[in-house]
């Protein structure tokens, strides 16, 4: 000097996950406000007739679907790669444009289209520290 990894401040990404008050054993618990989800009517859709089929259930949050090869195997399950619907990325938004990533996970429980009133939950994780570049607006700052 240089990397690494730990704490505290900050400053920020991804997300609905933030803010105020009480109260606490200090892990949270209440209550409110925002912001998010879900059930729920008219009309509308769908259904209503025959054949066939009818667990090959059916739904919901989420950007996270749909392929296609492989390895295991009796076959599945699993595991792995490559695409790809879509989705993110530093002042804020929108556009192009590449570059860098996500492209999971989890829930109700045979049930639910849309839906005003109304009902009823959620308010978590997890990450990074000059941020991919351009071009209108706007905003800050000088």
């Nucleotide at each position: 000097u240089g990397g690494a990894c730990g704490g505290c401040c900050c400053c920020g990404c991804c997300g609905a996950g933030u803010c105020c008050g009480c109260g606490g054993u200090c892990a949270c618990g209440c209550g409110g406000a925002g912001c998010c989800g879900g059930g729920g009517a008219a009309c509308c859709a769908c259904a209503c007739g025959u054949u066939c089929c009818u667990u090959u259930g059916g739904g919901g949050u989420g950007a996270a679907u749909c392929g296609g090869c492989c390895u295991c195997u009796g076959a599945g399950c699993a595991g792995g790669c490559c695409g790809u619907a879509g989705g993110g990325c530093a002042g804020c938004u929108u556009c192009c444009a590449c570059g860098c990533c996500c492209g999971a996970a989890c829930c109700c429980g045979u049930c639910a289209g849309c839906u005003a009133a109304c009902c009823c939950g959620g308010u978590a994780g997890g990450c990074g520290g000059c941020a991919u570049g351009g071009a209108a607006g706007c905003c800050a700052a000088g």

The RNA shown here (c-di-AMP riboswitch aptamer (ydaO/yuaA leader)) has 142 nucleotides and comes from Actinomadura barringtoniae. The sequence is in RNAcentral, with records from Rfam. Taxonomically the source falls in Actinomadura (Bacteria, Bacillati, Actinomycetes, Thermomonosporaceae). Its Rfam family is "c-di-AMP riboswitch aptamer (ydaO/yuaA leader)". Gene Ontology terms of the family: cyclic-di-AMP binding and regulation of gene expression. About the family: This family represents a conserved RNA structure found upstream of the ydaO and yuaA genes in Bacillus subtilis and related genes in other bacteria.